The RNA shown here (transfer RNA) has 75 nucleotides and comes from a Pseudomonadota bacterium. The coordinates come from a structure-prediction model, not an experiment, and the mean pLDDT is 84.
RNA sequence: AGGCACGUAGCUCAGGGGGAGAGCACUUCCCUGACACGGAAGGGGUCGUUGGUUCAAAUCCAAUCGUGCCUACCA
Repeated sequence: AGGCACGUAGCUCAGGGGGAGAGCACUUCCCUGACACGGAAGGGGUCGUUGGUUCAAAUCCAAUCGUGCCUACCA
């Protein structure tokens, strides 16, 4: 320098054009003498960033940033 994959809630991840979600974690309540387990309800997101396409973009396209891997070059 080039190629590939990944980036979505605090963490691990799903979702691949029209409702932003799951598990764990967190908050409140029930349960208990108290905790744990269990049950009910709830909060939390500029979907890495910028631009483009579209009636509509987390999703498609381009650029860019970060992480990992591979190849090449140099030594």